[in-house]
């Protein structure tokens, strides 16, 4: 240098080949229970969906470049 697959919440990840509140389990808190504390149950509270441009009435989603991450090729 070429090629491909990936970046969604602290973590592991869904999100139906655009459509209106962006979720889910763990974690974190706060409550119930208990003598405690753990489990268990209810609830909160966290995101510019890598980054920057396009396209459209409307983008996580499509297009184009770039960064970061893997893996093959030379």
């Nucleotide at each position: 240098g070429g090629g491909c697959c990936u970046g969604u919440a602290g973590c592991u990840c869904a999100g139906u080949u655009g459509g209106u509140u962006a979720g889910a389990g763990c974690a974190u808190c706060g409550g119930u229970c208990u003598c405690a504390u753990a489990a268990a149950c209810c609830g909160a509270g966290g995101g510019u969906c890598g980054u920057a441009g396009g396209u459209u009435c409307a983008a996580a989603u499509c297009c184009u470049a770039c960064c970061g991450g893997g893996c093959c090729c030379a």